A computed fold for a 1544-nucleotide RNA from Pleionea sp. CnH1-48, annotated as small-subunit ribosomal RNA. It matches the Rfam family "Bacterial small subunit ribosomal RNA". The RNAcentral record of the sequence draws on ENA. Taxonomically the source falls in Pleionea (Bacteria, Pseudomonadati, Pseudomonadota, Gammaproteobacteria).
[in-house]
RNA sequence: GAACUGAAGAGUUUGAUCAUGGCUCAGAUUGAACGCUGGCGGCAGGCCUAACACAUGCAAGUCGAACGGUAACAGGAAGUGCUUGCACUUCGCUGACGAGUGGCGGACGGGUGAGUAACGCGUAGGAAUCUACCUUUCGGAGGGGGAUAGCCCGGAGAAAUCCGGAUUAAUACCGCAUACGUUCUUUGGAAGAAAUCGGGGCCUCUCCUUGGAAGCUCUGGCCGAAAGAGGAGCCUGCGUUGGAUUAGCUAGUUGGUGAGGUAAAGGCUCACCAAGGCGACGAUCUAUAGCUGGUCUGAGAGGAUGAUCAGCCACACUGGGACUGAGACACGGCCCAGACUCCUACGGGAGGCAGCAGUGGGGAAUAUUGCACAAUGGGCGAAAGCCUGAUGCAGCCAUGCCGCGUGUGUGAAGAAGGCCUUCGGGUUGUAAAGCACUUUCAGUAGGGAGGAAAGUUAAUAACUUAAUACGUUAUUAUUUGACGUUACCUACAGAAGAAGCACCGGCUAACUCCGUGCCAGCAGCCGCGGUAAUACGGAGGGUGCAAGCGUUAAUCGGAAUUACUGGGCGUAAAGCGCGCGUAGGCGGAUGAUUAAGUCGGAUGUGAAAGCCCCGGGCUCAACCUGGGAACUGCAUACGAUACUGAUUAUCUAGAGUACGAUAGAGGGGGGUGGAAUUUCCGGUGUAGCGGUGAAAUGCGUAGAGAUCGGAAGGAACAUCAGUGGCGAAGGCGACCCCCUGGAUUGAUACUGACGCUGAGGUGCGAAAGCGUGGGGAGCAAACAGGAUUAGAUACCCUGGUAGUCCACGCCGUAAACGAUGUCAACUAGCCGUUGGUCUUAUAAAUAAGAUUUGUGGCGCAGCUAACGCGAUAAGUUGACCGCCUGGGGAGUACGGCCGCAAGGCUAAAACUCAAAUGAAUUGACGGGGGCCCGCACAAGCGGUGGAGCAUGUGGUUUAAUUCGAUGCAACGCGAAGAACCUUACCACCCCUUGACAUACAGCGAACUUACCAGAGAUGGUUUGGUGCCUUCGGGAACGCUGAUACAGGUGCUGCAUGGCUGUCGUCAGCUCGUGUCGUGAGAUGUUGGGUUAAGUCCCGUAACGAGCGCAACCCUUGUCCUUAGUUGCUAGCAGGUAAUGCUGAGAACUCUAAGGAGACUGCCGGUGACAAACCGGAGGAAGGUGGGGACGACGUCAAGUCAUCAUGGCCCUUACGGGGUGGGCUACACACGUGCUACAAUGGGCAAUACAAAGGGUUGCGAAGCCGCGAGGUGGAGCGAAUCUCAUAAAGUUGUUCGUAGUCCGGAUUGGAGUCUGCAACUCGACUCCAUGAAGUCGGAAUCGCUAGUAAUCGCAGGUCAGCAUACUGCGGUGAAUACGUUCCCGGGCCUUGUACACACCGCCCGUCACACCAUGGGAGUGAAUUGCACCAGAAGUGGCUAGUCUAACCUUCGGGAGGACGGUCCCCACGGUGUGGUUCGUGACUGGGGUGAAGUCGUAACAAGGUAGCCGUAGGGGAACCUGCGGCUGGAUCACCUCCUUA
Repeated sequence: GAACUGAAGAGUUUGAUCAUGGCUCAGAUUGAACGCUGGCGGCAGGCCUAACACAUGCAAGUCGAACGGUAACAGGAAGUGCUUGCACUUCGCUGACGAGUGGCGGACGGGUGAGUAACGCGUAGGAAUCUACCUUUCGGAGGGGGAUAGCCCGGAGAAAUCCGGAUUAAUACCGCAUACGUUCUUUGGAAGAAAUCGGGGCCUCUCCUUGGAAGCUCUGGCCGAAAGAGGAGCCUGCGUUGGAUUAGCUAGUUGGUGAGGUAAAGGCUCACCAAGGCGACGAUCUAUAGCUGGUCUGAGAGGAUGAUCAGCCACACUGGGACUGAGACACGGCCCAGACUCCUACGGGAGGCAGCAGUGGGGAAUAUUGCACAAUGGGCGAAAGCCUGAUGCAGCCAUGCCGCGUGUGUGAAGAAGGCCUUCGGGUUGUAAAGCACUUUCAGUAGGGAGGAAAGUUAAUAACUUAAUACGUUAUUAUUUGACGUUACCUACAGAAGAAGCACCGGCUAACUCCGUGCCAGCAGCCGCGGUAAUACGGAGGGUGCAAGCGUUAAUCGGAAUUACUGGGCGUAAAGCGCGCGUAGGCGGAUGAUUAAGUCGGAUGUGAAAGCCCCGGGCUCAACCUGGGAACUGCAUACGAUACUGAUUAUCUAGAGUACGAUAGAGGGGGGUGGAAUUUCCGGUGUAGCGGUGAAAUGCGUAGAGAUCGGAAGGAACAUCAGUGGCGAAGGCGACCCCCUGGAUUGAUACUGACGCUGAGGUGCGAAAGCGUGGGGAGCAAACAGGAUUAGAUACCCUGGUAGUCCACGCCGUAAACGAUGUCAACUAGCCGUUGGUCUUAUAAAUAAGAUUUGUGGCGCAGCUAACGCGAUAAGUUGACCGCCUGGGGAGUACGGCCGCAAGGCUAAAACUCAAAUGAAUUGACGGGGGCCCGCACAAGCGGUGGAGCAUGUGGUUUAAUUCGAUGCAACGCGAAGAACCUUACCACCCCUUGACAUACAGCGAACUUACCAGAGAUGGUUUGGUGCCUUCGGGAACGCUGAUACAGGUGCUGCAUGGCUGUCGUCAGCUCGUGUCGUGAGAUGUUGGGUUAAGUCCCGUAACGAGCGCAACCCUUGUCCUUAGUUGCUAGCAGGUAAUGCUGAGAACUCUAAGGAGACUGCCGGUGACAAACCGGAGGAAGGUGGGGACGACGUCAAGUCAUCAUGGCCCUUACGGGGUGGGCUACACACGUGCUACAAUGGGCAAUACAAAGGGUUGCGAAGCCGCGAGGUGGAGCGAAUCUCAUAAAGUUGUUCGUAGUCCGGAUUGGAGUCUGCAACUCGACUCCAUGAAGUCGGAAUCGCUAGUAAUCGCAGGUCAGCAUACUGCGGUGAAUACGUUCCCGGGCCUUGUACACACCGCCCGUCACACCAUGGGAGUGAAUUGCACCAGAAGUGGCUAGUCUAACCUUCGGGAGGACGGUCCCCACGGUGUGGUUCGUGACUGGGGUGAAGUCGUAACAAGGUAGCCGUAGGGGAACCUGCGGCUGGAUCACCUCCUUA
């Protein structure tokens, strides 16, 4: 600096992350529709579908100033009749005018978008054209003729209409004359017009004379010609949608010559000649489509679209055709054919709303059968004027845009009501009411612009003229409004008449309650709903828009998700298996010329409207309007010449050639060789061989295998051998010969850009497979047998055919991989290695250095989503090609091409999902690896599992067998003790404010005695009793009655919860702060080397520290010391007894219970790294955490418990609450768990005898004594307990007996008799005595505990408890064995690795089969549409020909001719028909696969080494995943070896 200004993201794959990638949302818009709602106005818009069919009305007429005229109307005149103001007749006289002739217009205006992929449209050009009306110019307009409609007469027909006769006019028609700057021409010439017509005026001159004719004049019209303007036709360049699963198309086709035709160039048409023309820069075919200015969106580039307005085109029921005309092959004209509709007298006719209204139909859906020509415009006319569904207006519709309103201020008692509530309150909410105001809009009444300019008539003036005609101009007067009850203004009254819709889980602004209970429903995506839903439905509240709001549909945007701007291809989708090479694209250096590309200003054009800018007009805005800018384009001419191109000249750096040398499994052919396998022959020799995890099939006494000798035959070439070599890739390996391709290197010479890439094309191309013919030793799909297994169509074994090999010919694919296209340039290093060359050193081998060609490892910068790549790039650039665009369907179907076949190449859609995927992270897991630990295994001891019994559980039974616990971690568990009670269960009998709590009222003290009924609860009657405090009102406790709030629930949910508990696990782990690394999840720390019971400690270290755990601190036990000394103790002293700490006394000992000490790897030696630590030793009561206990990190298991308790929600309320009696929890075919007792002699019985600890005790323990065989009874001393008591410990020891037996073992079961507890031992207690004397003789598979005072064994005590212990919890006594060790089982910890798992292997997941639904392929066919070819047919019509018929104008010698019409015929040709092909769409018995679907069947293929590593190609086989053969790949784990690299 007028025309500038403009760019946002989010949700969703995962346990989490980054990336890739799709899906979805927020925005704007619409000719919209639907749902709910609806006050006003302005401006716009309004069949997107059936170019479906249309009733009715209107949409194109006009001119009497072209004509003959007069049907109707009006006036006038004349006449007749007469009731003298009426009727009739006549007259075209006047205004006018039906029908007709004639002229102009019906080719415009209006509608629609079917067709059309085209010179149709857009844009820019061109030459061979026409043009009515209009404008300008030049010239003319002379003189004749014959008809015809109308009218009249007659006829045919239902009608439409038609025929015949007579008569008539013209600006209708036809000659003649004239003929210019016209046309033609043989350059002489020839040809071609018209309307003295119409209107107005004048009457001086001529004629008749009311007046007219001629004449004059003004004006309109006519003819010839030349221009203009506008319009139209034709041609060309460029642009203009998909499909190649449409690749070849074309015969008037392409061109020429000639002719015809047209307004005009031209194969436009015809004859002849030539054989061309178009096409990968997409012809032809097919599908779709009117094109544009513009419109919507977008930052733009683009994308989508083509309503309204404007330009062009096309069409007018469908198809064909011409006529007329300036213009049409004609929307409201004609002819023909067809379909449809209507009329009909059945003979024949009529019609075309894609004009405006309107109707039916279709549809989700789109308006009035309105007013007016007042304005603008159009047609005709001289004009008035007429016509105009163009147009101007009105009506309907919230369809859109814009504007306004539905009130404003004040008002806290924060009203009532609603909703929520933690019950306190909060919210609705200044909102309402109340008070004070205002009156837009709507309503009523009144006033009231502008749109009107013209025009006519009259008057006046000027010009023209002879003229006061006509005409033109000006002024004055007069007149014209559909809209319209207009806009606008004023007055009146009163807050009065005026708010809804959607949403409230996230995206996305906005939250609570109730109902529902994976139901009903919601949902744009993710997803909500299975009893506490901010997600469903309702309500309260809130949020957003607002006369609208939502939904649906559609377009662009976001989407850089087709990427020109602006993407990618190692692993996510994506590099052709590899070369050669055509077209094309791109191309080294230096000059010159040119100016195509390119650049510059200029000129023309790019319609108007629209967008944008500055103004103006409606009160504003929308809207309208003036000017500008812009229209990024095209064309023309000029200029510039750096770059690209073209032409030309030159160069050598790219590329290539010649010469010397070198390495090599490069290729093809021919020959030769040895080792080994197998077979055959012969010898020796005897019973097995072979094979496997173990076996078997198989071979062998007919002599195998083993061994020796010989022979045959085929295939492959050990060692060398190497991230060594060669080749484009596939691939290539014994040796020799022949032929042959490429590479490298060195120094010179030569050519002179010859180059790179490469769509199509073409060649090569592992293995398998195919064809023909050979060959066949070994191996080996198929096949057979044997094993394994639940099965085993497999893995393993024994055999074995195609094949593997050769020759020739096909196939053409692989994980054909570096998952990395080819070529070129540039960009740190270091270390290997192959081939060559040079230099230096050395006698040589060789070494070092330089350079080059290959081939490897690491690595900087850089790149990458990360992993990784890193001069052999995945870095930085350039050139060219190929390929990708969510997963599945599917590399499939159909079509085409190739193939003998197998099959290959090319390659979709419907449908379906919201993901699929890559890399990396943390876990978890692995029939992965490494290290380590644990009574984990092993080594031992003793058990369980067998028996009987006890106890718990399951199951069954039952009226009930209450409930819970259910792998480890339920099952002698809750229950530390069910006869009643407990008790929750069942049957029966009762109560209903309740057995229990609080509050109210009344009565009564509370309480208590006795009797009756009853199974009892309970009910009835009855006796005694009047208490405490007091302010004298009453109160407190208690009981009874009544009413209401409420009580009550062992009812449900442990998956709503608290608390408590179990478990991994007393395992050594789990984390944080700061820092650092990584885009990030995360990592580091916590890993590593050692060590430990230990994340214990040390060292190292991008980490440094810290927390919860470990350990320690606590209790107990083991030793000592100090203190204290009763109820305990008793050495010494004293006393006493039958005996005893019994007594005095003592405080030494034991003990008791307080406090201390002690143990710390402290010391020594060794090992280790000079550490941590370990090993050994000393000392010590104890030695490396001395033993034991308590103590349980972050977390896991929706683990257990609503029946301990507490508690949300739900449920019951004369019952799911409460009381009572009886029963049940104790049942019993059976199964399991945990125990006790045993099976005996290390024992049983009997007798004698010794030694504990720790506990309990007043509702208690209960002594002595006495009784009883005994359980026990009696008794009542002592003791609230170091005093008394339970209370004799038992195993042991000593002696004796039993003698291996179902026993002198074992004790179940049963009979009898008792004791004790208790209200009560029947169901259903314990114990005692007598008698009885079952199973059981050490326990299958399997399984449990224990590492020292432990196991085993022995008894004692306690809690619970009236009684009841084989259980549980403690206590002591006696008192072992074994541990080489970590291969294996189980569990755990750390590191690492793989993963398709993350609900985390109890994971994930594949295929067949069965069922349901969906879309789709094939399919005998069948129906339709379209189209090619061939043929038939041929309406109307133009044109050609014409011998038949007819014929006014002109000519004529009057006979006729010219010309014309009709008829006939020919070409072309629409509809139609036949035959045969192509393409497309629909349908189709049956059939193929595919997809989808909470809980179907069979297996377990894949993911871990997935239990046989997987996958690719190919072939065979099999219910199915799949298996096997051959070749290939690593996108295979693990271990080992080789090689290379990194780190002094």